SAM riboswitch aptamer (S box leader) from an Anaerolineae bacterium, 103 nucleotides, folded computationally. It matches the Rfam family "SAM riboswitch aptamer (S box leader)". About the family: The SAM riboswitch is found upstream of a number of genes which code for proteins involved in methionine or cysteine biosynthesis in Gram-positive bacteria. Of the family's consensus pairs, 97% are formed in the model. NCBI's taxonomy places the organism under Bacteria, Bacillati, Chloroflexota, Anaerolineae.
RNA sequence: CUUUUAUCCAGAGAGGCGGAGGGACCGGCCCGACGAAGCCUCGGCAACCCGGCAGCAAUGCGUUAGGGUGCCAAUUCCGGCAGAGCAUUCUGGAAGAUGAAUG
Numbered sequence: 001c002u003u004u005u006a007u008c009c010a011g012a013g014a015g016g017c018g019g020a021g022g023g024a025c026c027g028g029c030c031c032g033a034c035g036a037a038g039c040c041u042c043g044g045c046a047a048c049c050c051g052g053c054a055g056c057a058a059u060g061c062g063u064u065a066g067g068g069u070g071c072c073a074a075u076u077c078c079g080g081c082a083g084a085g086c087a088u089u090c091u092g093g094a095a096g097a098u099g100a101a102u103g
Stems, first nucleotide, its partner, number of pairs: 001103001003101006013042005021031003025080004043072003048068003051064003055061002076095001081092004
């Protein structure tokens, strides 16, 4: 990177280095010199996979948070495509992100 599948209205930040960008893309709207991205340290959230624990008929459910990811502004920040209402909205999809598997 391809494909499959599950989830995405909850939750969780301090310090150091660094210096002007960042929020995937496009439009909007935001964040940023009261310090962006990135890197490091420590902390935290969550519970996808492994492991531990307990019970049951159960490859399923519960619990824990030791290991592997992930995450810690705004619903995936909102919209983008389609349908219904057609004022504001709702439903589904696409795209994206993450986990697990896969070639």